[in-house]
RNA sequence: UACUCAUUAAGAGUGGUGGAGGGAAUAGGCCCUUUGAAACCCGGCAACCCAGACGGUGCCAAAUCCUACAGUUCGACUGAAAGAUGAGUU
Numbered sequence: 001u002a003c004u005c006a007u008u009a010a011g012a013g014u015g016g017u018g019g020a021g022g023g024a025a026u027a028g029g030c031c032c033u034u035u036g037a038a039a040c041c042c043g044g045c046a047a048c049c050c051a052g053a054c055g056g057u058g059c060c061a062a063a064u065c066c067u068a069c070a071g072u073u074c075g076a077c078u079g080a081a082a083g084a085u086g087a088g089u090u
Base pairs, nucleotide, nucleotide: 002089003088004087005086006085007084008083013042015041016040017039021032022031023030026068027067028066029065043060044059045058047057048056049055064082069079070078071077072076
């Protein structure tokens, strides 16, 4: 880098530093944020691995925030695609 499989509506801080952005990318919405964003530290959660754990990866607003493609139908629902995470192979 690519492929396969599984999961993707549960859960998780009134802490410290920091100081303006953030919610993957494009577009359209909607939203979080100086009552403090990202990031780091600490703390926490418990999905996969593991005999097991105090271990490894991961995660800690909102369904993966919603929509985009297809079908049923006009209220939404189902499926797909894409993405994310884990395990394995290359």
A computed fold for a 90-nucleotide RNA from a Clostridiales bacterium, annotated as SAM riboswitch aptamer (S box leader). RNAcentral holds the sequence, with entries from Rfam and Ribocentre. The same sequence occurs in records of 2 taxa. Its Rfam family is "SAM riboswitch aptamer (S box leader)". Clan: SAM clan. Its family is annotated with regulation of gene expression in the Gene Ontology.